RNA sequence: ACGAGAAAAAGCCAAACCUGCUGGAAGGCAGGGACGGAAAGCUACGGGUCUGUUGGAUAGCCGGGCUACCUUG
Numbered sequence: 001a002c003g004a005g006a007a008a009a010a011g012c013c014a015a016a017c018c019u020g021c022u023g024g025a026a027g028g029c030a031g032g033g034a035c036g037g038a039a040a041g042c043u044a045c046g047g048g049u050c051u052g053u054u055g056g057a058u059a060g061c062c063g064g065g066c067u068a069c070c071u072u073g
Stems, first nucleotide, its partner, number of pairs: 002073004012037002017032006035060001041066003045063003048058004
């Protein structure tokens, strides 16, 4: 550098729920928490879903794009 991902995880993220802040709502942020995750990192491009002020939300619904970790050849 290229290929592969069965098992694993040094390190990483953090569902439900609780508290606080924020938003009309869906939701978001912070702290606690740990159900899970191999991209649960980033990106609303396609589809889906949610909200209902047609503007938003969701990347932990699926696919696409971009970039990394680990193991292995």
c-di-GMP-I riboswitch aptamer from a Pseudomonadota bacterium, 73 nucleotides, folded computationally. It matches the Rfam family "c-di-GMP-I riboswitch aptamer". Rfam links the family to the GO term cyclic-di-GMP binding. Rfam's curators write: GEMM was predicted in a large-scale screen for bacterial structured RNA regulatory elements.